A computed fold for a 103-nucleotide RNA from a Planctomycetota bacterium, annotated as c-di-GMP-I-GGC riboswitch aptamer. It was read from a public genome assembly, where an Rfam model found it. NCBI's taxonomy places the organism under Bacteria, Pseudomonadati, Planctomycetota. Of the family's consensus pairs, 86% are formed in the model.
RNA sequence: CCUCGAAAGGGCAAACCCGUCGCAAGGCGGGGGCGCAAAGCUAUGGGCCUCGGUCUGACGGCGAUUCGUCGCUGGCGGCGCCGAGGUCGCCAGGCUGCCGAAG
Numbered sequence: 001c002c003u004c005g006a007a008a009g010g011g012c013a014a015a016c017c018c019g020u021c022g023c024a025a026g027g028c029g030g031g032g033g034c035g036c037a038a039a040g041c042u043a044u045g046g047g048c049c050u051c052g053g054u055c056u057g058a059c060g061g062c063g064a065u066u067c068g069u070c071g072c073u074g075g076c077g078g079c080g081c082c083g084a085g086g087u088c089g090c091c092a093g094g095c096u097g098c099c100g101a102a103g
Base pairs, nucleotide, nucleotide: 002103003102004100005099011036012035016031017030018029019028020027021026034089040095041094042093044092045091046090047087048086049085050084051083052082053081054080055078056077057076059074060073061072062071063070064069
């Protein structure tokens, strides 16, 4: 120095609860402790999540109709599309880093 995670001292903190910010996903603070050797930082690629728009499908409602349909609208669905956001404790990439038994 690398691999690695024995020892010691310490570090971080999931679910859940309270407060607070946000439309939401979620963030922050306190309690808590499932886990973590990068669970330190970074949203760059993929994944997942939220919100808005749009396209489309079946359906419901309302209106019009030359009875063939047409228009408006509602929630729902889509390996949809576009935009804005969230998550680094989902996986990669980038940057940085404590201790040192054993090899």